Molecule: transfer RNA
Organism: Aggregatilineales bacterium
RNA sequence: GGGCGGUUAGCUCAGCUGGAUAGAGCACUUCCCUUACAAGGAAGGGGUCACAAGUUCGAGUCUUGUACCGCCCA
Numbered sequence: 001g002g003g004c005g006g007u008u009a010g011c012u013c014a015g016c017u018g019g020a021u022a023g024a025g026c027a028c029u030u031c032c033c034u035u036a037c038a039a040g041g042a043a044g045g046g047g048u049c050a051c052a053a054g055u056u057c058g059a060g061u062c063u064u065g066u067a068c069c070g071c072c073c074a
Base pairs, nucleotide, nucleotide: 001073002072003071004070005069006068007067010026011025012024013023019057028044029043030042031041032040050066051065052064053063054062
C1' cells in the first nucleotide's frame, strides 16, 4: 500500500428484508430479606448506535469518506 471483518449502556453482546418508544445479561442505585455480608426478591437510572456527510417520508440497518481495533496479502 491492497483486501476482509468489527465499532450499539460501565463490561460482554443481540438488533431479521430500512418502519414504530433502541434491547438482553452482568454491573450500578434504592428498598425488602439478614445481627451483618453474600445469595435471593422488588423497583429504578444510564445511549449523539465510533465520527462526518449522503440517499430516503423514514437510517443502528443502505452508500461514501475519516479514525481506531483485528486478520490476510504484498